[in-house]
This is a predicted structure of a 72-nucleotide RNA (transfer RNA) from a Candidatus Levyibacteriota bacterium. Its mean pLDDT, the model's own confidence on a scale to 100, is 81. It matches the Rfam family "tRNA". Rfam classes the family as a transfer RNA. Its family is annotated with triplet codon-amino acid adaptor activity in the Gene Ontology. It was read from a public genome assembly.
């Protein structure tokens, strides 16, 4: 150099145009003599960047940056 495929919370993922979620992790309460377990309740996101499209974009077009597989 070309294709392809990801890139969302602190971790691993969903979530194919109308409020951004789950699980695990964290805080804080209850529960126990303690610790684990097990219950309640809470806090965390410029959706990789950067433009367009549209009344409305994580979602759709473009550029572009990283990762991984492939070709050459």
């Nucleotide at each position: 150099g070309c294709g392809g495929u990801g890139g969302u919370a602190a971790u691993u993922c969903a979530g194919u145009g109308g409020u951004a979620g789950a699980a695990u992790g964290c805080u804080u309460c209850c529960u126990u003599g303690c610790c684990a377990a097990g219950g309640a309740a809470g806090a965390u996101g410029u959706c990789g960047c950067c433009g367009g499209u549209u009344c409305g974009a994580a979602u759709c077009c473009g550029g572009u940056c990283c990762g991984c597989c492939g070709c050459u």